Annotation
This is a predicted structure of a 76-nucleotide RNA (c-di-GMP-I riboswitch aptamer). Rfam family: c-di-GMP-I riboswitch aptamer. Rfam links the family to the GO term cyclic-di-GMP binding. About the family: GEMM was predicted in a large-scale screen for bacterial structured RNA regulatory elements. Of the family's consensus pairs, 94% are formed in the model. Model confidence (mean pLDDT): 79 of 100.

RNA sequence: CGUAGAAAAUAGCAAAACCAUAGCGAUGUGGUGACGCAAAACUAUAGGGUCUAGAAAUAGAUAGCCAGCUGCCAGA
Numbered sequence: 001c002g003u004a005g006a007a008a009a010u011a012g013c014a015a016a017a018c019c020a021u022a023g024c025g026a027u028g029u030g031g032u033g034a035c036g037c038a039a040a041a042c043u044a045u046a047g048g049g050u051c052u053a054g055a056a057a058u059a060g061a062u063a064g065c066c067a068g069c070u071g072c073c074a075g076a
Stems, first nucleotide, its partner, number of pairs: 005073001012037002017032006035064001042068002047066002049062005
């Protein structure tokens, strides 16, 4: 410097399902679990998408859909 991730090391996260719990719901949280992840860290006061509630206005959910932003190791 980092816009190449093949191999390796160290550490980390944790899908589905089941149990408990909060919620009308999407879904969240805790436990078991191990599908995967080089950002599966963080951001939902926002740029798009998707989903939920609602007749609508609108209110919510999702960062493990794209995105934004910061960063470890390796590589050059």